Molecule: transfer RNA
Organism: Clostridia bacterium
RNA sequence: CGCGGGGUAGAGCAGUUCGGUAGCUCGUCAGGCUCAUAACCUGAAGGUCAUGUGGUUCAAGUCCCAUCCCCGCUA
Numbered sequence: 001c002g003c004g005g006g007g008u009a010g011a012g013c014a015g016u017u018c019g020g021u022a023g024c025u026c027g028u029c030a031g032g033c034u035c036a037u038a039a040c041c042u043g044a045a046g047g048u049c050a051u052g053u054g055g056u057u058c059a060a061g062u063c064c065c066a067u068c069c070c071c072g073c074u075a
Stems, first nucleotide, its partner, number of pairs: 002073006010026004020058001028044005050067003054064002
């Protein structure tokens, strides 16, 4: 240099099939339960969806283009 996969909450990931309210588990915080802690139950906060005053569209995490980063393959 070429090809493929990936980037979404603090961590790990779904959501792409068929564009239509951004979710799950763990963690964090608050409350309940307990003599107390853990476990368990309830609730909440936390996201410019890698970047672009990009493109298409009534509408983009999803489709298209460019760039950056990570992993793998080939040489």